[in-house]
Context: one part of a larger RNA
Order: sequence, then C1' cells, then structure tokens
RNA sequence: UGCAUUUAGUGGAUGCCUUGGCAUCAAGAGGCGAUGAAGGACGUGAUACACUGCGAUAAGCCCUGGGGAGUUGUGAAUAAACUUUGAUCCGGGGAUUUCCGAAUGGGGAAACCCGCCGUUUUACGGCAUUUUAUAUUGAAUACAUAGAUAUAAAAAGCAAACCUGGCGAACUGAAACAUCUAAGUAGCCAGAGGAAAGGAUAUCAACCGAAACUCCGUUAGUAGUGGCGAGCGAAAGCGGAUCAGGCCAGUUGCUUGUUAGGUAAAACCAGAAAUGUUUGGGAAAGCAUGCUAUAAAAAGUGAAAGCCUUGUAUGGGUAAAGUGCCUAAUAAGUACUCGAGUAAGACGAGACACGUGAAAUCUUGUUUGAACAUGGGGGGACCACCCUCCAAGCCUAAGUACUCCUUGAUGACCGAUAGUGAACUAGUACCGUGAGGGAAAGGUUAAAAGUACCCCUGUUAGGGGAGUGAAAUAGUACCUGAAACUGGAUGCAU
Repeated sequence: UGCAUUUAGUGGAUGCCUUGGCAUCAAGAGGCGAUGAAGGACGUGAUACACUGCGAUAAGCCCUGGGGAGUUGUGAAUAAACUUUGAUCCGGGGAUUUCCGAAUGGGGAAACCCGCCGUUUUACGGCAUUUUAUAUUGAAUACAUAGAUAUAAAAAGCAAACCUGGCGAACUGAAACAUCUAAGUAGCCAGAGGAAAGGAUAUCAACCGAAACUCCGUUAGUAGUGGCGAGCGAAAGCGGAUCAGGCCAGUUGCUUGUUAGGUAAAACCAGAAAUGUUUGGGAAAGCAUGCUAUAAAAAGUGAAAGCCUUGUAUGGGUAAAGUGCCUAAUAAGUACUCGAGUAAGACGAGACACGUGAAAUCUUGUUUGAACAUGGGGGGACCACCCUCCAAGCCUAAGUACUCCUUGAUGACCGAUAGUGAACUAGUACCGUGAGGGAAAGGUUAAAAGUACCCCUGUUAGGGGAGUGAAAUAGUACCUGAAACUGGAUGCAU
C1' cells in the first nucleotide's frame, strides 16, 4: 500500500409522521371606494427584533347577547397586573382610525414641503377637477352670448376569472411563398353585471307545417368552401335543459323611497353507554364480564377507546341594530304615439362555413333614393306563379360561463428533491439600474423532567462522573440513520 473481516466516524437516503398543499362537489357571496378603497409608510407593549392585532382612545375604548375560570396574541420568558362586583374569550352594533395612496387647497423625488379662508381660535371646519341642474352676475358689443361665481347631485380609483364592444399582430402551416392559414387568436383600449350577451319573426320550411332567445347532444367532418392546395366548415330537422311574454298617454309597466305584516340566518346550550385483571414507563392492547346506539363520522388522550375528553345523531336557541326574501299600502320619478335620408340601387370594403363567385342575405365609408297594407320584405343571380312574414322603436326572468373570496364535504390526490414558488421570519433572504428573477430550510420526549453538584482544560469549546428518563448510541449538531467517503483493530499478500 492492496484485499478481506470487523469496529467507529462522516453523511442524511429510507421508513413512519403532518401543521401545508392539490382537485372536485354543494351552498353562499359576487364587489370595495370622496362617510376616503385596494395597497402601503410610520408608529403602538414594562422589555431589542420579526410576525399578528391595532391607530396618538394605538395587542386596544363603549354598548349589547353568549359564556363561566382563569387571563395579559406567537417566537419566549421575567416582572407587574386583571378576574365570580363575571375577566380573558366568542357573536352583533358603535366610537377612534396618524401619514401616503383616486388623493381632491398648491407643490412633490409616495408616506414630505408650503399655504389661504372661516369660527365658538392652545382647537376645529372648509378650499381639486369634470358633468348635469338651478340661481346670481357678466366683456369686446346695444340686446345678447362667451366667461365668472354660488348651491345641489353624480363621477373618478381598485379588483381573479367569466362577458360585450373597438383596435388588432407575428412566429407557424402550406414541407419554399405572395391569396390562404395561424386568427379575429395573443395583445392593447373602453364598458358592464352577478352573470353578460341574445330575445318575442319583414324567421324557417316546402305546398305539409313549425313557432322568441340562450345552452347541450345529434345532424356531420355531411352540404359546401378552398393557390379546389394546406385547410376552413354550416344550417334546417330531431332529441334534451329551461320556458314568458310585454310596452310606446295606459289607472298600466318599470325604478327608487317610506310604512306595516310575515319569514330566514349567529355566538351558544342539552346531548346515551365500562368495570376488573395481565403485560408494560404508560392501556385505548390481551383475557373476563357488561352497557349505549335517531349517537359504531372523526379527532385527541403516555401503544390500537362506540361507552375517558372534544364531538357525532337528535333537539333547543335570545336583546338591540341591521340585512336578504315575500305580501300589501303609499309617495316621487320615468315611459311623447307603430318607426324616411329609412328600404333599395351604384362604387369600395367587411360579416356570413361561403376567398367575387351564378352570390342571395346582413353591416355601411361615398353617392343616389322609394312605396305607405289597393303597400312592403323573404323563399341563395334573375322573372312569373305560389307560400310566408311585416324592417327601419324599447324592455324582458330561467336554462348558460366564471371563482379573488366564505362555509361544509369528499378523494384508487401529494407526503418535505413530492404537494403551491412558499408545511419554517416566503414572494422572505439573495440577484438585477430596472422590468424582473427567486431559493434553501419540517420531526428530542408521553412530559423539559433540557443534565443540580464534582472533575479535566487557556476556554462561554469539548469531554468524564453524577442525576432525569422506558430509552441519552433520544442531549436541543436531538426519531429512524442506507451508500459514497474517512480512521482504528485483526488476518493475508507485497
């Protein structure tokens, strides 16, 4: 030095666990905001920091209902206090709520700087803009108007997806590429609601008839369309979900408010039934004998509990204020008469599954421009017959889409390199000028009982005794503790 065996260390795989996630279902909610939001900055405790809560009344103040013995949030303790004259805690209502932020007195490099006016003056209140309404004023310029001022109301900003409208790509595919495709997608903008949109036939159909709209299945990858390439791609009908029709001067509908009545919802309360013995550190395990069940869902308790605890089935539940829904009454507001610069034509575009095509239908930038129910539109160029409907006004629940959020339930979902990026001080630390990127990190024990005291030593390091504990090779570098890797011992070989 190598090999083998063995024994220690290092390391943190594996097993077991779960505080956290993921997905789905049901119900709720579907908004918050000038009465100042969302989101923050800075403060706030007896005590440094972080989280949580709160706001100079600052881990809180007041009222009210519940509750009944401990409490002063967490990491985390000590002090000092509170509490049966009912605290802490839970439900409901109210007060306070610094500064920034739409931010709104002016400014500004957010959380800062600087004003003016009024009043009951150590303090409090007001002062942005736009729109609408009303009133008062008021130029050039005579009447007037523009403008100015006051009062009242409204708006603004934020928010996950769903929705409607406007603007609108490219990569890509066509095995290149230009029409075409991707795609009216992504993205941007505007706006609304709990849904939105659509909606009560100038619709389809086919000589029979149907009957608003929306959504699903089918029709059907069919009919079509297409450098007839790549591709794109219906509708009627049928089967379902859900169903609802109304209005335009009317005693009617809608919206808002007020009043009265009814109804629902909280914290919370009651809530059955087991003992002995054995092993053990510990009984819920074994054995023996019982009991409950409208309750054998589940979780916890020193191992595995229907009968120990919390629960579960079931039953009960109130003040004040407020909310949702329903009914009735009442007040106010609103709805101006059947649809002409419309239908249709021409030119240019777009939408229709349909790329100009034989191209109907719908929309309209430009330009022409009817009829008036004795009329007009459609039935895929166009004409006739026939059939069918009545445009150019408005409203409309349900069925459908979604989930930032709340509650409950479930899982042939994960179990710490998994599951959210995040089970821990996580959108933290850290990186970047910035937009932005973005981790690692769980487990002593039943209980800290977390090793008094002694010794070694330079030592707040480390260790040896002693003690705790069932166990300390469970000692906070803590469950289990694999391998790589490192040392010791023994054997063999060199």
Record summary:
Predicted 3D model of a 494-nucleotide part of an RNA (large-subunit ribosomal RNA, domain I) from a Rhodospirillaceae bacterium. Taxonomically the source falls in Rhodospirillaceae (Bacteria, Pseudomonadati, Pseudomonadota, Alphaproteobacteria).